This is a predicted structure of a 372-nucleotide RNA (Bacterial RNase P class A) from Planctomycetes bacterium ADurb.Bin069. It was read from a public genome assembly, where an Rfam model found it. It matches the Rfam family "Bacterial RNase P class A". Rfam describes the family as follows. Ribonuclease P (RNase P) is a ubiquitous endoribonuclease, found in archaea, bacteria and eukarya as well as chloroplasts and mitochondria. Lineage of the source: Bacteria > Pseudomonadati > Planctomycetota.
Parts: sequence; structure tokens; C1' cells
RNA sequence: ACACGCGGCGGUGGCGGCCGCGGCCGGUCUCGGGGCCGGCCGAGGAAAGUCCGGACUCCGCAGGGCGCAGUGGUGGGUAACGCCCACCGGGGGCAACCCCAGGGAAAGUGCCACAGAAAACAAACUGCCUAAGCGCGGCUUGCGCCGCGCCGGCGAGGGUGAAACGGCGGGGUAAGAGCCCACCGCGGGUGUGGCGACACACCCGGCACGGCAAACCCCACUGGGAGCAAGGCCAAAUAGGGAGGCAGGGGCGGCCCGCCCCGCGACGACCUCCGGGUAGGCCGCACGAGGGGGACGGCAACGUCCCUCCUAGAUGAAUGACCGCCGCCCCUUCGGGGGCAACAGAAUCCGGCUUACAAGCCGCGUGUGCAC
Repeated sequence: ACACGCGGCGGUGGCGGCCGCGGCCGGUCUCGGGGCCGGCCGAGGAAAGUCCGGACUCCGCAGGGCGCAGUGGUGGGUAACGCCCACCGGGGGCAACCCCAGGGAAAGUGCCACAGAAAACAAACUGCCUAAGCGCGGCUUGCGCCGCGCCGGCGAGGGUGAAACGGCGGGGUAAGAGCCCACCGCGGGUGUGGCGACACACCCGGCACGGCAAACCCCACUGGGAGCAAGGCCAAAUAGGGAGGCAGGGGCGGCCCGCCCCGCGACGACCUCCGGGUAGGCCGCACGAGGGGGACGGCAACGUCCCUCCUAGAUGAAUGACCGCCGCCCCUUCGGGGGCAACAGAAUCCGGCUUACAAGCCGCGUGUGCAC
């Protein structure tokens, strides 16, 4: 210098002025609702997807079983997790490093497209062989040899496939084959190391076990349900409910008479009281498994202790606009001109995961080349 790997940072602005919006506090005016003045605070690293786990709330719950769902190497962390850390095993990369739903396929069932002869108690498309047995022919004095056929043997080579009934090499054979042997793989046993997953060494076994469990299934562990529209409090009008009282009540009218309507039976009109729910309002709801710094323990995730900080709370739902200076980017005829942008926006809260993202910056590491 180039090409990579890993981790992190803040997320296109900073300061001032001015106008406005949501919330809180104080003062003041107002019967109240509310108005005015001042001060403070006011979106994110993902607030997103709503995929996991919890807090919190209500409902359910003697105990057990069946079923259903999820998780799945080992050890640890945590409130908990399907998250994180460390390690083991497997795979990829020259390397830094990255990826893996990573229990069981000798319990059972099922599936294995296309191609291919055959996809699992093997089979014979292309092939290899004719030793043994039988028959025929030829040669030979004969033993026997040669050729052809029958009966057969083989699973080695080719070819198909993601995968072909251990691999590779040698011996062996008529040709072959774990038929035999060495190494590797596989299975079993013993020993050593490790908390463990597992690793290593030695011995034995001739191979018995194709793949798929994000197919059913088996094993182990975990899981009650619904969710802040949870849930609680206050509580209008109208209608309806309950208890009590009364024989009257209401309208026309200034009043009386009068007239009209309803009621007076077991309830009914009217009056008083009570309770439920709706509209509406309030709480839940912003101090929390909280942020920052330090010390100690631990490889790490993380834990313990000390100091320090307080930082949105809407509900048709606030967080915006303008001006000036600086900064950054683009164009430039060097006078100047233009722009400030990605993904996206709280809604009970917290821990994760995943996904989206303009232009950048920083640190550590790997490989190759060059220079000193």
C1' cells in the first nucleotide's frame, strides 16, 4: 500500500435570539372552568417487528394422570429466557476469524424426487471368470491339454445419483470378495486427564450399524390463562331496579270556582333515600432487576461495595418554524452560489433477539507485496 477479520463511537450538526407546542413546579387573577407571568424538562439506537423472557394486574388452582406447546452438547451468568459468556464436538477459511435446532436412526412406523439394474432382509445395465461338475468336438500311446456349450461363480472396474451395503494399499483367487493383513474409520472394554461435554493411550472385535427426527415417534427438562382496552376509584343526563312515605299529583289561571290528564285495588302517579352500569374524570404512570464513575472478585458473561445523577408522560395524541454566527458537504468564471440529508418516531415498564439505516470516525488483529 492493497485485500480481509473482529470490536466500538456518536447518529448532519453547535451557539445565540425570537415565535409556538406538551408536561411539572412556583406566583398571581378568577365562584368555577381556566387565564397570565417566571423557572425546569421534553423521542431512539433501533422508540420498529411484537419474536422470546420477566415485573405488575385480574381470574383460576387439593393431589395425580392423559393431552398440547416449547426447548435440546457441557459448565456457568441472570429475576428469567429460545439471551449472554467460556469450553467441547462438527464444518468453512492460508490466516485473523466465522457458522451449526448440536439428544436418540441396533424401540417401532414412514419417506428417500430425478437419474439409475438396484434406494435397503439388495441387485446385475455395461461387465469379469470357467477353477470344480456335466455334455460335445479336436489333439495325444497315455496322464492329460485346448475349444465350445450347459450348470454356475463374482460384486472388483464402468455408468447413475445428494447418497450404492466401510475407505485405501497389499496378499490371495479361475475371477473376486474383510476371504486374509497393515493403516484409517466404526463398535466394545480398560486405564489416565477433565466438575463435565469430551480427549488421549492400550487391548479386543472382521464390520455386525446407508440417509432423513425444522416426518410421526422415543427420552429429558420447562410451561395455568388473559393482558395497562390489565385492574382500581369518583361519578351526570335519560331509561330501568330496590326500600320507604302519601292519597293525591300535574296542567290551564294572578287567585278561587271550574275544566283536562295521571293515580288512588297486590305494584303503579308524586316525593325522599339507596344501589349498579354508561358518558366523563382520576389513579395505575415514570426511582427503576435505572444511568455514570471507581475499587475488589472472576478468563469472561457477571457479581459485591462506595460515590454521584434524576432524565418525556401525551390520549384525534406535544417535541416545530424563522433569523444571525460558526462548522460540514457540493458547484465555481474564485466574486460567489446552493444544501444540512439515512432508517425512523415514545404510549405500563424492564432484559434480549431480529430487522432497517445517509455520510463517517476510532481501536485491535490477519494475509500478501514493497521500502528502510